[in-house]
The RNA shown here (transfer RNA) has 74 nucleotides and comes from a Thermomicrobiales bacterium. Its mean pLDDT, the model's own confidence on a scale to 100, is 81. Its Rfam family is "tRNA". By type it is a transfer RNA. Rfam describes the family as follows. Transfer RNA (tRNA) molecules are approximately 80 nucleotides in length. It was read from a public genome assembly.

RNA sequence: GGCGCCAUAGCCAAGCGGCAAGGCACGGGUUUGCAAAACCCUGAUCGUCGGUUCGAAUCCGACUGGCGCCUCCA
Numbered sequence: 001g002g003c004g005c006c007a008u009a010g011c012c013a014a015g016c017g018g019c020a021a022g023g024c025a026c027g028g029g030u031u032u033g034c035a036a037a038a039c040c041c042u043g044a045u046c047g048u049c050g051g052u053u054c055g056a057a058u059c060c061g062a063c064u065g066g067c068g069c070c071u072c073c074a
Stems, first nucleotide, its partner, number of pairs: 001070007010024003018054001027041004047063005
């Protein structure tokens, strides 16, 4: 230098054009003599900036960060 993959909530993770599943943690509630446990409730401008579209986490481009492969030089 070239190519590919990945980036979604505090953590893990599904979804791949039509209002973003689930688990853990945090917080609130019920219960309990107090706790723990159990049960219920609660959270996202989907890395950034543009583009396409009636509509984008999803498609396209650029950039940022991470991982890997190839090539060149030493």